[in-house]
A computed fold for a 74-nucleotide RNA from a Pseudomonadota bacterium, annotated as transfer RNA.
């Protein structure tokens, strides 16, 4: 240099062309003597820049970043 593969909440981690599950953390409430455990309710994500579309988290391109494999001249 090449290839492949990922990047989605505070972590982890599912999904899709019509704006996104879960569990864990977090608040808040319910029970309890008080807590823990349970149950309810809530809060918060699609790396960045362009193109396609009517609509992009999803699809193409290109960049930054992480993880691998490969090979090489030089």
């Nucleotide at each position: 240099g090449g290839c492949c593969g990922g990047a989605u909440a505070g972590c982890a981690a599912a999904g899709u062309g019509g704006u996104a599950a879960u569990g864990c953390a977090c608040g808040g409430g319910a029970c309890u003597g008080c807590a823990a455990a349970u149950c309810c309710c809530g809060c918060a994500a699609c790396g960045c820049c362009g193109g396609u579309u009517c609509g992009a988290u999803u699809c193409c391109g290109g960049c930054u970043c992480c993880g691998g494999c490969c090979u090489c001249c030089a």

Source information
Taxonomically the source falls in Pseudomonadota (Bacteria, Pseudomonadati). The prediction has a mean pLDDT of 81.